[in-house]
């Protein structure tokens, strides 16, 4: 760097260093010498992974029972929901808003007035981006 899946309207600071842009990109709009962005330390948040515990439920076995079924000295599968610790990540604004494309569609316009054409406020899906895990 690629593919797949999941998530993205919640949450979360301080100090030191540095010095001019930053918010992925384009257009907007914001933040920023009252020092943004970035780096280090400390602190925190909680999306995924890991770890721990092992719920519901299924099956087997046994007991009771005519059966349906009920119970459990159990066995096995399963993995709900945590706390602590760990690996990443994150700690302005909904991923700041919109933006390939598709569907619906407000309003307005044209018309030879027809279930026609154009426009596209707005909404949904999706795309793009970011993070995590897995794969080759």
């Nucleotide at each position: 760097g690629a593919u797949u899946u999941a998530u993205a309207a919640a949450g979360a600071a301080g100090a030191g260093g540095u010095a001019a842009g930053a918010g992925a990109c384009a257009g907007g709009c914001u933040c920023u010498a009252u020092g943004a962005c970035c780096c280090u330390c400390u602190g925190g948040c909680a999306a995924c992974c890991a770890a721990c515990u092992g719920u519901a439920a299924g099956u087997c076995c046994g007991a009771c029972g005519a059966a349906a079924g009920u119970c459990g000295a159990g066995a096995u599968u399963g993995g709900a929901a945590a706390a602590c610790c760990g690996g990443u990540g994150c700690c302005a604004a909904u991923u700041c808003c919109u933006g390939a494309u598709u569907u619906c569609a407000a309003u307005c316009c044209c018309a030879a007035a027809g279930u026609g054409g154009g426009u596209g406020c707005g909404a949904a899906a999706g795309a793009a981006u970011a993070u995590a895990a897995a794969u080759g």
The prediction has a mean pLDDT of 77. Predicted 3D model of a 136-nucleotide RNA (SAM riboswitch aptamer (S box leader)) from a Bacteroidota bacterium. The sequence is in RNAcentral, with records from Ribocentre.